[in-house]
C1' cells in the first nucleotide's frame, strides 16, 4: 500500500415495518400498515372451488416441479417536480371451505435484505461576501 473477515458508528435504498416509555430477556404506547365487519349500492356466483398481503400479472417457446425470451406493473439514479438517459425488479408466502363495499366495533403486523449516485430546466434550501 493491497486483499480478506468480523464489530461498532454515520449516511442512503427497497418495505408498513419507525420512534418513544417502562418495574425492561418481556410489556405498553405514538406513527405507519393490514384484514374483518351494517343499511344503502354492488352483485347472481358457488370443484372449474373460492380469498388475502405484495409492483410481482399475463403471454410465447422448450428436451419443462425448471429454463428462455417478453410484458401489464414496480424501483434506483442523494432537495421536489419534469423531461431524457442509463440499470434493476417483476417473487414469494398465506388463510382453510370462507369474507363485494362498509359507519359504530373487532383482530392483526411492525420483519428482512441491501450500497445507487447521469444530464437539463424550472422552483426550493443552506452558507459566504457585501
Nucleotide at each position: 500500500u493491497g486483499u480478506u473477515u468480523a464489530a461498532u458508528c454515520g449516511c442512503g435504498c427497497u418495505u408498513a415495518a419507525u420512534u418513544c416509555u417502562c418495574u425492561a430477556u418481556g410489556a405498553g404506547a405514538a406513527g405507519c400498515g393490514g384484514g374483518g365487519g351494517a343499511c344503502c349500492c354492488a352483485g347472481u356466483a358457488u370443484u372449474u372451488g373460492g380469498g388475502g398481503u405484495g409492483a410481482g400479472u399475463c403471454c410465447g417457446c422448450c428436451g419443462g416441479u425448471g429454463g428462455c425470451g417478453g410484458u401489464a406493473g414496480g424501483g434506483u439514479u442523494a432537495c421536489c417536480u419534469u423531461a431524457c438517459a442509463a440499470c434493476c425488479c417483476g417473487a414469494a408466502c398465506c388463510c382453510g371451505a370462507c369474507a363485494g363495499c362498509u359507519a359504530a366495533c373487532c383482530c392483526c403486523g411492525u420483519a428482512a435484505g441491501c450500497g445507487u449516485g447521469g444530464u437539463a430546466a424550472g422552483g426550493g434550501a443552506a452558507a459566504u461576501a457585501a
A computed fold for a 130-nucleotide RNA from a Peptococcaceae bacterium, annotated as c-di-AMP riboswitch aptamer (ydaO/yuaA leader). It matches the Rfam family "c-di-AMP riboswitch aptamer (ydaO/yuaA leader)". Rfam links the family to the GO terms regulation of gene expression and cyclic-di-AMP binding. Its mean pLDDT, the model's own confidence on a scale to 100, is 84. Lineage of the source: Bacteria > Bacillati > Clostridia > Eubacteriales > Peptococcaceae. It was read from a public genome assembly, where an Rfam model found it.